The RNA shown here (transfer RNA) has 72 nucleotides and comes from an Ignavibacteria bacterium. Model confidence (mean pLDDT): 81 of 100. The same sequence occurs in records of 2 taxa. The RNAcentral record of the sequence draws on ENA and MGnify. Rfam family: tRNA. Rfam's curators write: Transfer RNA (tRNA) molecules are approximately 80 nucleotides in length.
[in-house]
RNA sequence: GCUCCCGUAGUGUAAUGGAUAGCACGUCAGGUUCCGGUCCUGCCGGUGAGGGUUCGAGUCCUUCCGGGAGUA
Numbered sequence: 001g002c003u004c005c006c007g008u009a010g011u012g013u014a015a016u017g018g019a020u021a022g023c024a025c026g027u028c029a030g031g032u033u034c035c036g037g038u039c040c041u042g043c044c045g046g047u048g049a050g051g052g053u054u055c056g057a058g059u060c061c062u063u064c065c066g067g068g069a070g071u072a
Base pairs, nucleotide, nucleotide: 001071002070003069004068005067006066007065010025011024012023013022018055028042029041030040031039048064049063050062051061052060
């Protein structure tokens, strides 16, 4: 260089083109406790960036960015 794959919350992940993008762990707050842990409750937090298709895009198309694999 060429071909292919991946990118969703702090971390790991789900989502047939269609309900407010879901779950777990973690953080934070509260309850429980003499204190801490365990346990219980609640909040915050996310689709790599731009453009396109569509009534509707995390999903389809395209360019770029980042990571990985293969190939000479």